[in-house]
RNA sequence: GCCGCUGUAGCUCAGUAGGUAGAGCGCAUCCUUGGUAAGGAUGAGGUCACCAGUUCAAUCCUGGUCAGUGGCU
Numbered sequence: 001g002c003c004g005c006u007g008u009a010g011c012u013c014a015g016u017a018g019g020u021a022g023a024g025c026g027c028a029u030c031c032u033u034g035g036u037a038a039g040g041a042u043g044a045g046g047u048c049a050c051c052a053g054u055u056c057a058a059u060c061c062u063g064g065u066c067a068g069u070g071g072c073u
Base pairs, nucleotide, nucleotide: 001072002071003070004069005068006067007066010025011024012023013022019056027043028042029041030040031039049065050064051063052062053061
């Protein structure tokens, strides 16, 4: 330099023929216990990497940028 793949909650990851996003773990509060652990309930936490385009509507489609990763030279 060329060709791919990935980027979603603190971490690991789902998700959808385009219709305002979820799980597990973790965190906070409460219940339970004599007290822990375990268990249960509730809750917080996301401009879905960034910038544009298409669309009534984009996490999803298109183009570009950035980062990570793999292959080729």
The RNA shown here (transfer RNA) has 73 nucleotides and comes from a Bacillota bacterium. It matches the Rfam family "tRNA". Taxonomically the source falls in Bacillota (Bacteria, Bacillati).